[in-house]
Molecule: transfer RNA
Organism: Candidatus Uhrbacteria bacterium RIFCSPHIGHO2_02_FULL_60_10
RNA sequence: GUGGCCAUGGUGUAAUGGUUAACACAGCGGGUUGUGGUCCCGCUGAUGAGGGUUCGAUUCCCUCUGGCCACCCCA
Numbered sequence: 001g002u003g004g005c006c007a008u009g010g011u012g013u014a015a016u017g018g019u020u021a022a023c024a025c026a027g028c029g030g031g032u033u034g035u036g037g038u039c040c041c042g043c044u045g046a047u048g049a050g051g052g053u054u055c056g057a058u059u060c061c062c063u064c065u066g067g068c069c070a071c072c073c074c075a
Base pairs, nucleotide, nucleotide: 001071002070003069004068005067006066007065010025011024012023013022018055027043028042029041030040031039048064049063050062051061052060
């Protein structure tokens, strides 16, 4: 340099164009317990950045940023 894949709460993953972005763990509050853990209930918190298509974008298109993989060139 070329091609491909990926980027969603603190972490790991769902959601293939349509009502309020779902689940688990973690965190916070409460219940249970003599205390803690386990268990139960509730709460907080996320779409990498910019633009485009569309009535409507996490999803499709372009650019950028970052990460991973393969290939090419030089040494």